[in-house]
């Protein structure tokens, strides 16, 4: 330098172009002698950035950025 994959809640990950979700974590409560465990409720989102297509974009297209991998070059 070229190619491929990836970026969504604090973390790990879902979501067929049509209401953005789960588990864990956090918070409050129940239970318990206490902790842990368990149960109930609940908070939490600039879907990497910008632009485009569309009635409608997390999803499709373009540009850029971060992360991972492969190839090439140099030596």
């Nucleotide at each position: 330098g070229c190619c491929c994959c990836u970026c969504u809640a604090g973390c790990u990950c879902a979501a067929u172009g049509g209401u953005a979700g789960a588990g864990c974590a956090g918070u409050g409560g129940a239970c318990u002698u206490u902790u842990a465990a368990u149960c109930c409720a609940u908070u939490g989102g600039u879907u990497c950035a910008g632009g485009g297509u569309u009635c409608g974009a997390g999803c499709c297209c373009c540009u850029g950025g971060g992360g991972g991998g492969g190839c090439a070059c140099c030596a």